[in-house]
RNA sequence: AGCCCGUUGGACGGCCGCGGUCGCAAGAUCGAGGAAAGUCCGGACUCCACAGGGCACGGUGCUGGGUAACACCCAGGCGGGGCGACCCGACGGAAAGUGCAACAGAGAGCAGACCGCCGAUGGCCCGCUUAGGCGGGAUCAGGCAAGGGUGAAACGGUGAGGUAAGAGCUCACCAGCGUUCCGGGUAACCGGGCGGCUAGGCAAACCCCACCGGGAGCAAGGCCAAGCAGGGACGUCGGCUGCCCGCCGAUCAAGUCCCGGGUAGGCCGCGUGAGCGUAUCGGCAACGGUCCGCCCAGAUGGAUGGUCGUCCUAGACAGAAUCCGGCUUACAGACGGGCU
Numbered sequence: 001a002g003c004c005c006g007u008u009g010g011a012c013g014g015c016c017g018c019g020g021u022c023g024c025a026a027g028a029u030c031g032a033g034g035a036a037a038g039u040c041c042g043g044a045c046u047c048c049a050c051a052g053g054g055c056a057c058g059g060u061g062c063u064g065g066g067u068a069a070c071a072c073c074c075a076g077g078c079g080g081g082g083c084g085a086c087c088c089g090a091c092g093g094a095a096a097g098u099g100c101a102a103c104a105g106a107g108a109g110c111a112g113a114c115c116g117c118c119g120a121u122g123g124c125c126c127g128c129u130u131a132g133g134c135g136g137g138a139u140c141a142g143g144c145a146a147g148g149g150u151g152a153a154a155c156g157g158u159g160a161g162g163u164a165a166g167a168g169c170u171c172a173c174c175a176g177c178g179u180u181c182c183g184g185g186u187a188a189c190c191g192g193g194c195g196g197c198u199a200g201g202c203a204a205a206c207c208c209c210a211c212c213g214g215g216a217g218c219a220a221g222g223c224c225a226a227g228c229a230g231g232g233a234c235g236u237c238g239g240c241u242g243c244c245c246g247c248c249g250a251u252c253a254a255g256u257c258c259c260g261g262g263u264a265g266g267c268c269g270c271g272u273g274a275g276c277g278u279a280u281c282g283g284c285a286a287c288g289g290u291c292c293g294c295c296c297a298g299a300u301g302g303a304u305g306g307u308c309g310u311c312c313u314a315g316a317c318a319g320a321a322u323c324c325g326g327c328u329u330a331c332a333g334a335c336g337g338g339c340u
Base pairs, nucleotide, nucleotide: 001340002339003338004337005336006335007334008333010311011310012309013308014307015306016305018031019030020029021028022027033317037328038327040326041325042324043323044322045217046216047215048214057213058212059211060210061209062076063075064074065073066072077091078089079088080087081086092208093207097206098205099202100201114148115147116144117143118142121141122140124137125136126135127134128133156174157173158172159171160170161169175198177195178194179193181192182191183190184189221268222267223266224265230259231258232257233256234255235251236250237249238248239247240246275294276293277292279290280289281288282287312315
């Protein structure tokens, strides 16, 4: 000068308040965070739906492990960046199919010839030659893709041979590809051998492959339950039948009792939990096992504040609302460890 990991997030005391729990009371005790935030993933829990299988749709995507689960974490592989500590990566498949690539450029997907190179081959012209033919010139047909030029990308790269000029045409090395070969690794993959001789890019484009996924969410959902309305019985009238019981029909103004659903309201869900700390064991680690200890907000008009004093480095970002594991974002300052 940097890189990585972890901890902390003013301290102590007095007074006055607020919420939970305990207590007859006095009082005692506890009372925001590392992110309580964004609500982006994954679960627990609850209700609804559901034989089984498939399609569609959505998500995930190197390998192995961890976990309740994950798009998270750990370890490893590969690729990229950095002198380095280290950081970043949706990182399966492009020799299944479809599609896309502006501008420039001759040509952009079984590619192409603008400048350029060549005249071997078939013609043309000139000279020499008895003839056969030889030499020279231009380049009509033609051959080529080395060099130039365009582009993000031009159908392997460098060198040598070869040729009329050239070209994996041949060879060496390199890159890439393939491989029912050998070795290492659980695997991703790595190293070597062999092969033919070049196969472009994009899948957070459709698609293919593998795996996963029912929906809604604590205003979930459950219990109790005024009042009002509703239903029933007692009551009244009629009928069977003169009376009692019973049954049927009608009525119900008032009263009493009962019933189901359920509004207001109340209670539960609601904090002992995938909990925290110490020690120890296993593991490179994430993490797991065991022992001991601890209880750490729980409101529902919604608490966690105010003030005074002392001290210091003068205090950032911000505040629970069903809970938990992550990710992401915000954050003054202080401290510890490892490394370049």

The RNA shown here (Bacterial RNase P class A) has 340 nucleotides and comes from a soil metagenome.
The sequence is in RNAcentral, with records from MGnify.
Its mean pLDDT, the model's own confidence on a scale to 100, is 79.